[in-house]
RNA sequence: GGUCAACGCGACUAGGGUUCCGGCCGCCGGCAGGCGGUGAUGACUGGUCCGAGAGUCGCAAUCCGGCCGUUUCCUUGCACGAAGAGGCCGGACACACGGCGGGAUAAAAGCCCGGGAGGU
Numbered sequence: 001g002g003u004c005a006a007c008g009c010g011a012c013u014a015g016g017g018u019u020c021c022g023g024c025c026g027c028c029g030g031c032a033g034g035c036g037g038u039g040a041u042g043a044c045u046g047g048u049c050c051g052a053g054a055g056u057c058g059c060a061a062u063c064c065g066g067c068c069g070u071u072u073c074c075u076u077g078c079a080c081g082a083a084g085a086g087g088c089c090g091g092a093c094a095c096a097c098g099g100c101g102g103g104a105u106a107a108a109a110g111c112c113c114g115g116g117a118g119g120u
Base pairs, nucleotide, nucleotide: 008059009058010057011056012055015050016049020047021046022044023041025039026038027037028036029035062092063091064090065089066088067087068086070084071083072082073081095115097118101113102112103111
């Protein structure tokens, strides 16, 4: 310098905005209300919702080791040995600085572009 392969899923959290619920404010209706309607508001704590490659937990995949039985090969046959698939148990699963800008959704974000560009 080049090529190939991999980095999955779920729950939650940091965080995020404002479609819905609620809150606050205004207006209208109503004798009135802890009522109904409507508008605005997320520098409204909240509920629903979105949500991390570099956050947490769990599951799965993969790899390593052991055990179990099973199929095939070798053989006159058995045993031994070898190979494949299946099950169970244990273990491994590292490292990771990172824009601008754009995209989706109602809207935004640590979401997606992106383990990108760039940097060491």

This is a predicted structure of a 120-nucleotide RNA (Guanidine-I riboswitch aptamer) from a Pseudomonadota bacterium.